A computed fold for a 73-nucleotide RNA from a bacterium, annotated as transfer RNA. Rfam family: tRNA. By type it is a transfer RNA. Model confidence (mean pLDDT): 81 of 100.

RNA sequence: GGGGGGUUAGCUCAGAUGGCAGAGUGGCGCCUUCGCAUGGCGCAGGUCGUGGGUUCGAUUCCCAUACCCUCCA
Numbered sequence: 001g002g003g004g005g006g007u008u009a010g011c012u013c014a015g016a017u018g019g020c021a022g023a024g025u026g027g028c029g030c031c032u033u034c035g036c037a038u039g040g041c042g043c044a045g046g047u048c049g050u051g052g053g054u055u056c057g058a059u060u061c062c063c064a065u066a067c068c069c070u071c072c073a
Base pairs, nucleotide, nucleotide: 001072002071003070004069005068006067007066010025011024012023013022019056027043028042029041030040031039049065050064051063052062053061
């Protein structure tokens, strides 16, 4: 320098065909116990890497760009 993949909740990751986003875990509260653990229920938590474009509407499509992984040179 070139090819491919990735970037979504604190962490690990889902999310054919565009319609304003979820799980597990973690955090907080309550219940269960003599108490703890386990278990159950609920709550909070998101600029969907960034900037543009297309569209009535973009996490999703197009372009550029940043960073990470990998392959080639």